[in-house]
Context: one part of a larger RNA
């Protein structure tokens, strides 16, 4: 100087407390361990692995296994040689890859070009090492810290500044001061949301005027309103009162918004030889008729079991049937699909359908109203299984989703323990998107609808910051 202490002081955080809802029990989905297997490819493993890489494993993907092929090779360039082929098509073998045969043979300004064969040099490797590395990432932590120049001080390692008194979300600011300044962080600048104004009205809107319809901004028209999208305004402790030397704090006014208004992006010096050689790049090592490469089939989906993360429930604040409303964001031409017809339905067919989209399309559901069920393993719950189908796709056996009928398991609120959340949040309800032929999505990322309870407080648990003290530690 650090680190540590079941030392001390001060402070903070959904850390505890106060509340609300979960997990742990059940069934299923998914990931992991283990076991099994010809193979169940590889990586990730306390917090910081386990719905993670994977934003989509039937083939492909695919790296694994079994079997069958190729050896300058799948691609590109190059060296010398050769001299018109190769490929496609056809025939035979084959699971295919591929092998064998047949057929057919380029342009020319004659310099050559083009393509092939064989050949030379370069290949290829998801093989090893993340403890040789770059880049990227997690974490402490959006915590308030980490340093430097000059000066001063100490023999020196170092110290001071950065400590002290206040204050703050903050090393934020003020006062004091052998320190005076500065840098990386904090904050602000950026995006979004909440209010208003101006500009602009089409595909959006419709108050007033007119026309028209069974009805509808449907039409003329209009820019008021909503809205769209560009530019501005607006919040700064600016004003008032109180406390205070000040910084600031408490309250108030005005205001759409008040003291960082809400949310996002943004992650200092560093820590964990943290993670990744399988995104990519790269040093070294290793393989080269194979650890390279092509193909078919299988596997990654196994199943006594254990754990994590979720979904659905156990019901009456509910289930079922009928009726009636109200979103936002986004996507769409190999696409989204209206309408009509057929089918109980998944879906199919037809069509002057509309839309390359503020123009057309993609049903909001909880909610509300009425009826019924009356506390039961039930009109709860839907696993499992049987049958018949639909769709995608060469192909649904291993191994897809969906529909209809039948079947109707466990489960009556879950031990010890444990997780999330402070407001448009939790809880609850549906909608969309990426990937994608289809989909094992209950996952991920977004969007809106309905919409709470509680916080006395900091003694205790956990993590962190500053000061101080002790030390058989470095």
């Nucleotide at each position: 100087u650090g680190a540590c202490g079941g030392g001390g002081g001060c402070c903070c955080g959904c850390a505890c407390a106060a509340g609300c809802g979960g997990u742990g029990g059940a069934g299923c989905a998914u990931g992991u361990g283990g076991u099994u297997u010809a193979a169940u490819u590889c990586g990730a493993u306390g917090a910081u692995a386990c719905g993670c890489g994977a934003g989509g494993a039937a083939c492909c993907u695919u790296a694994c296994c079994u079997g069958g092929g190729c050896u300058u090779a799948a691609a590109u360039g190059u060296u010398a040689u050769c001299g018109g082929a190769c490929a496609a098509g056809c025939u035979g073998g084959g699971a295919a890859a591929c092998c064998a045969g047949u057929c057919c043979u380029u342009c020319u300004u004659c310099g050559g070009a083009c393509a092939a064969a064989a050949u030379u040099c370069a290949a290829g490797g998801u093989g090893c090492u993340g403890c040789a590395u770059g880049g990227c990432u997690g974490u402490c932590g959006u915590c308030a810290g980490c340093u430097c120049g000059u000066g001063c001080u100490g023999u020196g390692a170092g110290g001071u500044g950065u400590c002290g008194g206040g204050u703050u979300a903050a090393g934020u600011c003020c006062c004091a001061u052998a320190a005076c300044g500065a840098g990386c962080g904090c904050a602000a600048c950026c995006c979004u949301u909440a209010u208003c104004u101006u500009u602009a009205g089409u595909u959006g809107c419709c108050a007033g005027c007119g026309a028209g319809u069974a009805a509808u901004g449907u039409c003329g028209g209009g820019g008021a309103c909503u809205u769209u999208a560009a530019a501005g305004a607006g919040a700064c402790u600016g004003c008032c009162u109180g406390u205070g030397c000040a910084a600031a704090c408490a309250g108030g006014a005005g205001g759409a918004a008040g003291g960082u208004g809400g949310g996002g992006a943004u992650g200092a010096c560093g820590u964990c030889a943290a993670g990744u050689c399988a995104u990519c790049a790269c040093g070294g090592c290793c393989c080269u008729u194979a650890c390279g490469u092509c193909c078919a089939g299988g596997g990654c989906u196994a199943c006594a079991c254990a754990c994590g993360u979720g979904c659905u429930a156990c019901a009456a604040u509910g289930g079922u049937g009928a009726g009636u409303a109200c979103a936002g964001a986004u996507u769409g031409u190999u696409g989204c699909u209206g309408c009509u017809u057929g089918g109980u339905g998944a879906c199919a067919a037809g069509u002057u359908u509309g839309c390359u989209a503020a123009u057309c399309a993609a049903u909001a559901a909880a909610a509300c109203u009425c009826a019924u069920c009356u506390c039961a393993g039930u009109u709860c719950g839907g696993a499992u299984u049987g049958a018949a189908g639909u769709c995608u796709g060469a192909a649904a056996c291993u191994c897809g989703a969906c529909u209809u009928c039948a079947u109707g398991a466990a489960g009556u609120u879950g031990g010890a323990a444990u997780c999330g959340c402070u407001a448009g949040u939790a809880a609850u309800c549906g909608c969309g998107c990426a990937u994608c032929a289809g989909c094992c999505a209950u996952g991920g990322c977004g969007c809106g609808g309905u919409g709470a309870a509680u916080a006395c407080g900091u003694u205790c648990c956990c993590g962190g910051g500053c000061c101080u003290u002790g030390u058989a530690c470095a």